[in-house]
Formats: sequence, structure tokens, C1' cells
RNA sequence: UAAGUUCCGCGAGAUGGCAUCCUCGCCGAACCGUCUGCCGUAUCGCAGACUGAUGAUGCCUACCGAUCC
Repeated sequence: UAAGUUCCGCGAGAUGGCAUCCUCGCCGAACCGUCUGCCGUAUCGCAGACUGAUGAUGCCUACCGAUCC
């Protein structure tokens, strides 16, 4: 100096908040949804369409649908 490992801490997991758990990452990172068409080996890019407030669970908020008052 480089790489790896462990601990602590921090960050991230397609739209908000809290809690718990899980996973990933250490700034050269984790992460940045899906489908169709065009170009095209593919990626990328462009156009159109679609799902979900969770990575998972519970609650709250927002939104959407149905029913009742």
C1' cells in the first nucleotide's frame, strides 16, 4: 500500500411516518419497479401501458374501490 475477516457505527432495500425483524453495502458501494413496441446481438436509448405507500410484519397517514348511515 492492496485485499480479506471481525466488532462498533452509519447508509440502502421503485411513493410517507413509527416499531420489530431480515437482507445488502462501507462512498469505487448497497439502491434507483414491470410489460409492450422501435432501433438493436444484447445493454443503453426513445415511445406507450401497468402494479404497489412494506424487503417482511403490525399500526398510522394519504390515495383507490365497494357497502351502509